Record summary:
This is a predicted structure of a 60-nucleotide RNA (Fluoride riboswitch aptamer (crcB RNA motif)) from Candidatus Sulfotelmatobacter sp. Taxonomically the source falls in Candidatus Sulfotelmatobacter (Bacteria, Pseudomonadati, Terriglobia, Candidatus Korobacteraceae). The sequence was found by an Rfam model in a public genome assembly.
RNA sequence: AGCCAUAUUGGCGAUGGGGCUCGCCCAAACUGCCGCUAGGCUAACGGCUCCUACCACAGC
Numbered sequence: 001a002g003c004c005a006u007a008u009u010g011g012c013g014a015u016g017g018g019g020c021u022c023g024c025c026c027a028a029a030c031u032g033c034c035g036c037u038a039g040g041c042u043a044a045c046g047g048c049u050c051c052u053a054c055c056a057c058a059g060c
Base pairs, nucleotide, nucleotide: 010025011024012023013022016051017050018049019048020047021046032041033040034039
């Protein structure tokens, strides 16, 4: 330096997926807000960016 075999190379950040980045967690990190209840409201991001879905307005 090459080849073969085995093992390891985690998870999370209120509704989807990818990239980068930040933070957090070892069975925890995490699980939005209002309301006594019934029920109601905003939002696809922790941050940036791209895509998808949804909503509003305008033009063709």